[in-house]
RNA sequence: AGGGGUAUGAUGUAACGGUAACAUGAUGGUCUCCAAAACCAUUCUUGAGGGUUCGAAUCCUUCUACCCCUG
Numbered sequence: 001a002g003g004g005g006u007a008u009g010a011u012g013u014a015a016c017g018g019u020a021a022c023a024u025g026a027u028g029g030u031c032u033c034c035a036a037a038a039c040c041a042u043u044c045u046u047g048a049g050g051g052u053u054c055g056a057a058u059c060c061u062u063c064u065a066c067c068c069c070u071g
Base pairs, nucleotide, nucleotide: 001070002069003068004067005066006065007064010024011023012022013021018054025043026042027041028040029039030038047063048062049061050060051059
């Protein structure tokens, strides 16, 4: 320099173009002599810009970060 891949809560993963979900975590509560476990509730999310569309995590495009391949 060229080509390809990945990016979603604090963490790990889902999601036919149509309300972003599940588990763990965190906080509060129930239970308990105390704690753990269990149960209930709450909390927190689509890397950045632009485009297409009635509607974008999803399609197109540029950029950023990381990984792989070629030279």